[in-house]
């Protein structure tokens, strides 16, 4: 140079959470990818249970990890 935590305005969402704008906690991949795992929301389906409550499934989260891809220095 380059991203932009938290916080705050505003817009979407049932939610997790996301956009945009300000902000900068911090990042050499804090680019991008939901493959696996972790975490985390959700039903006016479904199964078990006497009941709490368990399983199912569908979404979030790449700044949790790992794994795939692409960049930037520098030798």
């Nucleotide at each position: 140079g380059g991203c932009a935590a938290a916080c705050c305005g505003u817009c979407c969402g049932u939610g997790a959470g996301g956009g945009c704008g300000g902000g900068a906690c911090g990042c050499a991949a804090a680019g991008c990818c939901a493959c696996c795992g972790a975490u985390c929301u959700u039903g006016u389906g479904g199964g078990c249970a006497g009941g709490a409550g368990c399983c199912u499934g569908a979404g979030a989260c790449c700044g949790c990890g790992g794994g795939g891809u692409u960049g930037c220095a520098a030798a």